This is a predicted structure of a 74-nucleotide RNA (transfer RNA) from bacterium 336/3. Rfam family: tRNA.

[in-house]
Formats: sequence, C1' cells, structure tokens
RNA sequence: GGGUUUGUAGCUCAGUUGGUUAGAGCAUCAGAAUGACACUCAGAGGGUCAUAGGUUCAACUCCUAUCAAAUCCA
Repeated sequence: GGGUUUGUAGCUCAGUUGGUUAGAGCAUCAGAAUGACACUCAGAGGGUCAUAGGUUCAACUCCUAUCAAAUCCA
C1' cells in the first nucleotide's frame, strides 16, 4: 500500500432480504421480602446504532468517503 471482517447502553451481545416504541444478560440506583445479609420478585435510569454525506415516503439495516480495531497478502 491492497483485500476481508467488525464498530449498537458502563461491559458482553442480539436486532439487518428497509416498515412505525432500539432490545436482552450482567452492572448501577431505589422498592418488596428478611431480625439482618444473601438468594428471589417486581421496577427505574442509561444509546446522537463509530463519524459525515447520499438514496428513499421511511435507514441500525442500502450506497460512498473517513476514523478505529482484528486478520490476510505484498
């Protein structure tokens, strides 16, 4: 320098043949229960879906460029 894959919550990840609220587990916070703790139950907060632009009535999803990580070739 070129190819491929990946980028979604604090962490690990799902969600994509475009279609109507962006989700799960763990973690955090507060509640119930207990004499108390743990376990358990039922909740809350937390996201510019890497960045920018484009296509479309509509984009996490499609296209382009850039950035970052991993890997292969040279």